The prediction has a mean pLDDT of 80. c-di-AMP riboswitch aptamer (ydaO/yuaA leader) from a Sporomusaceae bacterium, 132 nucleotides, folded computationally.
[in-house]
């Protein structure tokens, strides 16, 4: 100098999942928070009651040779927030409630994790941030 691991800071990402106080060297562990979920009237909606139903999430339907597969829908990323047009890369999973749940005011309740990334970093127009 190069390459590879690991860690730490720092910057990003995907997700509702950050942020604060107490204790305090500092965790656990407690309260609370930004954002997120469920249950649950009338009115409406539904003919539903074993091929069980039904929840969180983008993760749903269809073909077939049933997959590392193909097509339609659905999600994310490409370093000034959004919007909109092309282009490209990628994901289309898992868990859970347990005979039960349409919506849904008041009212009940939960959740506030985790996991990866850093030679990446594609333009255009609308836009307004920011700097000078």
């Nucleotide at each position: 100098c190069a390459a590879u691991u690991a860690u730490a800071c720092g910057c990003g990402c995907c997700g509702a999942a950050u942020c604060c106080u107490g204790a305090c060297u500092a965790a656990a562990c407690a309260g609370g928070u930004a954002c997120g979920g469920a249950g649950g009237a009338c009115c409406c909606a539904u003919u539903u009651u074993a091929c069980g139903g039904g929840g969180u999430g983008a993760a749903g339907c269809g073909a077939c040779a049933u997959g590392u597969u193909c097509g339609c829908g659905g999600g994310g990323c490409c370093g000034c927030a959004g919007c909109c047009u092309u282009g490209g890369c990628c994901c289309u999973a898992a868990c859970c409630c347990g005979a039960c749940a349409g919506c849904u005011a008041a009212c009940u309740u939960c959740g506030g994790a985790g996991g990866c990334g850093c030679c990446g970093a594609a333009a255009g127009g609308c836009g307004g941030a920011g700097c000078u």
Background: The sequence was found by an Rfam model in a public genome assembly.